[in-house]
């Protein structure tokens, strides 16, 4: 440098739901919860789902991809 995620380690993350709050709305946010998760870390300009006051409009990265990257095995 690519490749692996079996065991093990440090630790991250946080689905439903539920309370508050923004928002027409998909969804956002803050607490709580944990169903998961080897990028569930970043992109929304390539596919694709989803919303409305349908127009040079929004959401969504835990759907696909694109990047960058911890630890670990050979």
């Nucleotide at each position: 440098a690519a490749c692996u995620g079996a065991a093990a380690a440090a630790g991250c993350c946080a689905a439903a739901c539920c309370u508050g709050u923004u928002g027409c709305a998909a969804a956002g946010c803050a607490g709580g919860g944990a169903c998961g998760g080897a990028a569930a870390g970043c992109c929304a300009a390539g596919g694709g789902u989803c919303u409305c006051a349908u127009g040079c409009a929004g959401a969504c990265a835990g759907c696909c991809g694109g990047u960058u990257g911890c630890c670990u095995g050979a």
Molecule: c-di-GMP-I riboswitch aptamer
Organism: Campylobacterales bacterium